This is a predicted structure of a 73-nucleotide RNA (transfer RNA) from Takifugu rubripes. Model confidence (mean pLDDT): 82 of 100. The source organism's lineage runs through Eukaryota, Craniata, Clupeocephala, Euacanthomorphacea and Takifugu. RNAcentral holds the sequence, with entries from GtRNAdb and Rfam.
RNA sequence: GGGGGUAUAGCUCAGUGGUAGAGCAUUUGACUGCAAAUAAAGAGAUCUCUGGUUCCAAGUCCAGAUACCCCCU
Numbered sequence: 001g002g003g004g005g006u007a008u009a010g011c012u013c014a015g016u017g018g019u020a021g022a023g024c025a026u027u028u029g030a031c032u033g034c035a036a037a038u039a040a041a042g043a044g045a046u047c048u049c050u051g052g053u054u055c056c057a058a059g060u061c062c063a064g065a066u067a068c069c070c071c072c073u
Stems, first nucleotide, its partner, number of pairs: 001072007010024004018055001026042003030038001048065005
């Protein structure tokens, strides 16, 4: 220098153009003599950034940028 992949909740990940989800973690009360376990309820993400297409894209489609990973040279 060329090509490809990844970026979404504290962590690991899902998400086919139409209300952003799961597991773990966390909070609350229940249960318990206290705790753990269990089951229940809740909170938590401007979806890496900028621009475009679209009635509608905060992830998805297009272009560019940034960070990290892989391959080629």